[in-house]
RNA sequence: GGCAACGUACCCAAGCGGUAAGGGAGAGCUCUGCAAAAGCUUCAUGCAUCAGUUCGAAUCUGAUCGUUGCCUCCA
Repeated sequence: GGCAACGUACCCAAGCGGUAAGGGAGAGCUCUGCAAAAGCUUCAUGCAUCAGUUCGAAUCUGAUCGUUGCCUCCA
């Protein structure tokens, strides 16, 4: 330098046009207790950024940024 995949909460991670699942962690409450455990509630107004298409975009298109892998070149 070329090509490809990926980017979703504090962490992991599903969802690939029609209300962003789940688990862990955190916070609040209840019960119990020496302590722990357990139960309930809560936790994205938003999907790397910008633009486009669409009635509607995390999802499709383009550009940019970042991560990873492969290839090429140099040594």
A computed fold for a 75-nucleotide RNA from a bacterium, annotated as transfer RNA. Rfam family: tRNA. It is annotated as a transfer RNA. Rfam links the family to the GO term triplet codon-amino acid adaptor activity. From the family's description: Transfer RNA (tRNA) molecules are approximately 80 nucleotides in length. The sequence was found in a public genome assembly. The prediction has a mean pLDDT of 80.